[in-house]
RNA sequence: GAGAGCAGGUGUGACCGUCGCGAGGUCGAUUCGUCGACUUCGAGGAAAGUCCGAGCUCCAUAGGACAGGGUGCUGGGCAACUCCCAGUGGGAGCGAUCCCAAGGAAAGUGCAACAGAAAGCAGACCGCCUCGUCUUCGGACGAGGUAAGGGUGAAACGGUGAGGUAAGAGCUCACCAGUGUCGCCGGUGACGGUGACAGCUCGGUAAACCCCACCCGGAGCAAGACCAAAUAGGGGAGGAGAGGUCGUCCGCCUCGCUAUGACUCCCGGGUUGGUCGCUGGAACCGGACGGCAACGUUCGGUCUAGAUAAAUGGCGGUCCUCUUCCGCUUCGGCGAGACGAGAACAGAACUCGGCUUACGGCCCGCUCUCCGUC
RNA sequence: GGGCCCAUAGCUCAGGGGUUAGAGCUGCCGGCUCAUAACCGGCUGGUCCUUGGUUCGAAUCCAAGUGGGCCCA
Numbered sequence: 001g002a003g004a005g006c007a008g009g010u011g012u013g014a015c016c017g018u019c020g021c022g023a024g025g026u027c028g029a030u031u032c033g034u035c036g037a038c039u040u041c042g043a044g045g046a047a048a049g050u051c052c053g054a055g056c057u058c059c060a061u062a063g064g065a066c067a068g069g070g071u072g073c074u075g076g077g078c079a080a081c082u083c084c085c086a087g088u089g090g091g092a093g094c095g096a097u098c099c100c101a102a103g104g105a106a107a108g109u110g111c112a113a114c115a116g117a118a119a120g121c122a123g124a125c126c127g128c129c130u131c132g133u134c135u136u137c138g139g140a141c142g143a144g145g146u147a148a149g150g151g152u153g154a155a156a157c158g159g160u161g162a163g164g165u166a167a168g169a170g171c172u173c174a175c176c177a178g179u180g181u182c183g184c185c186g187g188u189g190a191c192g193g194u195g196a197c198a199g200c201u202c203g204g205u206a207a208a209c210c211c212c213a214c215c216c217g218g219a220g221c222a223a224g225a226c227c228a229a230a231u232a233g234g235g236g237a238g239g240a241g242a243g244g245u246c247g248u249c250c251g252c253c254u255c256g257c258u259a260u261g262a263c264u265c266c267c268g269g270g271u272u273g274g275u276c277g278c279u280g281g282a283a284c285c286g287g288a289c290g291g292c293a294a295c296g297u298u299c300g301g302u303c304u305a306g307a308u309a310a311a312u313g314g315c316g317g318u319c320c321u322c323u324u325c326c327g328c329u330u331c332g333g334c335g336a337g338a339c340g341a342g343a344a345c346a347g348a349a350c351u352c353g354g355c356u357u358a359c360g361g362c363c364c365g366c367u368c369u370c371c372g373u374c
Numbered sequence: 375g376g377g378c379c380c381a382u383a384g385c386u387c388a389g390g391g392g393u394u395a396g397a398g399c400u401g402c403c404g405g406c407u408c409a410u411a412a413c414c415g416g417c418u419g420g421u422c423c424u425u426g427g428u429u430c431g432a433a434u435c436c437a438a439g440u441g442g443g444c445c446c447a
Base pairs, nucleotide, nucleotide: 001370002369003368004367005366006365008363009362010361013319014318015317016316017315018314019313021042022041023040024039025038026037027036028035029034044345048356049355051354052353053352054351055350056220057219058218059217063250064249065248066247068216069215070214071213072212073087074086075085076084077083088102089100090099091098092097103211104210108209109208110205111204125150126149127146128145129144130143131142132141133140134139158176159175160174161173162172163171177201178200179198180197181196182195183194184193185192186191224276225275226274227273234267235266236265237264238263241255242254243253244252283302284301285300286299287298288297289296290295320342321341322340324338325337326335327334328333375446376445377444378443379442380441381440384399385398386397387396392430401417402416403415404414405413423439424438425437426436427435
């Protein structure tokens, strides 16, 4: 210098003026509906998707069984999590680094199309070998052995060499790879290293059923509470059981049981206003200490949107930055002016912690590879 | 704001791991008819919404996204 990897910050620039919008506070006016003045505050890193986890509220005090769902290497963090951190194992890359739903396939059941002889406690199509019969002496047929070779497939029951054999084969041996059992060493652990023994060679698939371990009651702020308003509990059909928030059953509670009928469905009618929930919280910023880190402890400081058809915007000026044009150039950049631009994704709606997805430009740090120079 | 469902041919739907994804209607061609319809025979038509992953193999299983629809005081 070029290329690459990782991590972070910022988020329609800053200041001033002016006109507006929403909310709080103070003061004043008021026909009690509001209005005016002053002052303070007023969108995001994702406010999004609603994919997880919680707070909060209600459902009966949610209790049992089954079903169903979720998670799945180890240790730690967190209020909790499918999140985060640190590691282990596997995979990709020269490397920095990145990715992994990563328990169990010698509990059981299932699946593997096509091709192929054979696809799961395997298998003889070609080939090789032995024996028998026949022979035109090339071979043909039959019985058997054989998984070393060919060929098929995503996958064919360890690899190389030697011995052995009719030909072969872990059939035997040496080395290598894997598996299992028993030890030793290191580690909290996943696991790693190492030694002995066993010819043991055992395939894939659980994002197929399933098994094992752990976790899960349901619904969601349109939850829910209150006030006001409205009204006839209207008409029709069904009806002995029905409802209480979960899929089924049990248990529990309420209403009803031959009708003045619980409850269900259809039609028709009325109200579709307000207050609370509603913003101070596992909050944010900075320091110290502990920890590799996630994070924790502690000290100090700050108050930081609450709308309901939904507020946070427009204009002007100055400065700054950038693009294009122009000039100069040692081709790296530099200069002044003009027109212009300051953008992308997107917008709170009960609140937090995560994840995922979308996104313009600028700034900063660390690391790796290659090339050049000293 | 919250909860749930769906996407396969022009339309309505099957197919829920296996070769080249089917059916009905539509469309096109031929036959029948004097002609049209009906009927008979044949043919065309697919990014299985998109992108990744699991698997030997994905329309199907899993994850993320896109589009559409339904419900609630």
Molecule: RNase P RNA; transfer RNA
Organism: Candidatus Eiseniibacteriota bacterium